[in-house]
Context: one part of a larger RNA
RNA sequence: UGACGGGGGUCCGCACAAGCGGUGGGGCAUGUGGUUUAAUUCGAUCAUACGCGAGGAACCUUACCUAGGCUCGAACGCUAUUUGACCGCUAGUGAAAGCUAGUUUUUCUUCGGAACGGAUAGUGAGGUGCUGCAUGGUUGUCGUCAGCUCGUGCCGUGAGGUGUUGGGUUAAGUCCCGCAACGAGCGCAACCCCUAUUCCUAGUUGCCAGCAAGUAAUGUUGGGGACUCUAGGAAGACUGCCGGCGUAAGCCGAGAGGAAGGUGGGGAUGACGUCAAAUCAUCAUGGCCUUUAUGCCCAGGGCUACACACGUGCUACAAUGGCCAGAACAGAGGGCAGCGAGACCGCGAGGUUAAGCCAAUCCCAGAAAACUGGUCCCAGUUCGGAUUGGAGUCUGGAACUCGACUCCAUGAAGGUGGAAUCGCUAGUAAUCGCGCAUCAGCCAUGGCGCGGUGAAUACGUUCCCGGACCUUGUACA
Repeated sequence: UGACGGGGGUCCGCACAAGCGGUGGGGCAUGUGGUUUAAUUCGAUCAUACGCGAGGAACCUUACCUAGGCUCGAACGCUAUUUGACCGCUAGUGAAAGCUAGUUUUUCUUCGGAACGGAUAGUGAGGUGCUGCAUGGUUGUCGUCAGCUCGUGCCGUGAGGUGUUGGGUUAAGUCCCGCAACGAGCGCAACCCCUAUUCCUAGUUGCCAGCAAGUAAUGUUGGGGACUCUAGGAAGACUGCCGGCGUAAGCCGAGAGGAAGGUGGGGAUGACGUCAAAUCAUCAUGGCCUUUAUGCCCAGGGCUACACACGUGCUACAAUGGCCAGAACAGAGGGCAGCGAGACCGCGAGGUUAAGCCAAUCCCAGAAAACUGGUCCCAGUUCGGAUUGGAGUCUGGAACUCGACUCCAUGAAGGUGGAAUCGCUAGUAAUCGCGCAUCAGCCAUGGCGCGGUGAAUACGUUCCCGGACCUUGUACA
C1' cells in the first nucleotide's frame, strides 16, 4: 500500500422486511450428470455451466461408430511432360461412393505456338487432431457499481502519501464549502434512439367531419385535409417561477402553470482492472502431432439409449372454473421456389380450383382473456390430460430406428406440494393471446418481440446477502 476480520462508523441495492405469484410433490418437454453403448461427437461445470454454443440432429447438418472405397487427394495456385478434349451417353459391378469397359470428340493461328480442359510427375495440400496455462479477436462476471489514474507542486531516507481525506449534498469522485495543494484524463451526467403533449409541412395505398352519388352492405365513387394516422421538422422540463429551510450546493411543498416535475418512462452506452474465467469447434494464429491417414467420398447407424439424480420450463390438480352458443376490441411483424382471399369437397388435419398482392393497397388474420346467455353442482368429476389402440393428413427421395398435425376410442398420475428456494416496486407482478428468426417439415412448452386486462405492498434498516467510503487490528501478500 492492499487484502481480510463472527472490529467500528456512514450509506446503498427486490438485500431483508411488507406483499403478490411461483419452484421443490404429479405428468410431460428440454438440458446436464451418471450408467449403457460399436458410437451414444465436442465444448460449457459455484455465483458467472445445466431450453447454454444449437436463431431448427429423419438424410444432409455431423465433427462420432460400423462397413465399403480414394491417395495431388473434396477446393485453389505454380512448374514440367503429355494429350485433345471436358461435359455427356451406354453397359457391367455395387447399398452408394467408387471401379471397369465402350462411345462421342475443342477454338484461334503469322503453323512456331497460344487459350481452355483432362491425365501423369513434382511443389504449396488437408486435419472440428493437441495445447485458451504460448496467443489475437470476441465474451461472461464484479457492475451501469462510482470508482480508476495522471502532470506539476508539497511531505517522507524510502515503499509511498497528499490531491481523491474533512463538513454538507447527490442516483453519481454529482455539486458546494473548507483544506499544500493547483489542474487534468478515463468513467458519471449530457449529446444518440424509442415513447408521452402540442404545432408546422405533406395527403397515397391511410383517414371521412361537412357536401353530393350509389348499395343488401362496405370510404364504394365524386370530392375533402378538418380528424385519426403516417414521417420529416420544430417547441416543450431548466428546480425556470412561488413559499419555507440553508452560507452555498441543495432539500421540502396534495404550491402554481403544464401532456409530462425534479434523471418523466425505456433502450443503446460497461472506466482502471479481477477470476492463468470462457472460447484453438465461428474466425485468425505460434508450437507439437498426423500424411495410402488423425485427410477425403459414401451407405447404414448414432447424437433421440435409460435403473437413477439435478437444473430450467409447460400443463394441471378446478366453480374467480370446465364445456356449448352468441353480437366486442389490438399492436408489432412476415410474404414471389412466397402469402394465398373466395367457391366447392372433407367431422377435421387438409384437398381441388383460383382472384389479389413485390404490398399503409392483397394475403397470413377468426386475436384471446373480457362481456352476454345456457349447462355442470364439488365428484378423481362434463376437472385433468399422460399413455395406448385404430384410421388418416401434410412435408420430404425417404417419417422403422426418429417428424408434426387431425379424427375416433382409451382416459394414468395429480386433492396445491417437506426441508429449502426464486422473481417482481407500476402499466411492474400476475394473466391473455398475436407475430418473427432459424426452417422442406418439425419434436418451439425454447428464444426474441408485440399488444389486451391489470393488482398488492414498502413500518423500517435490527438481522441475512452483495457493494461503496472513512477508520481500526493483523503473525497474510
Model confidence (mean pLDDT): 82 of 100. This is a predicted structure of a 477-nucleotide part of an RNA (small-subunit ribosomal RNA, 3' major domain) from an uncultured prokaryote. Rfam family: Bacterial small subunit ribosomal RNA. Its family is annotated with ribosome and structural constituent of ribosome in the Gene Ontology.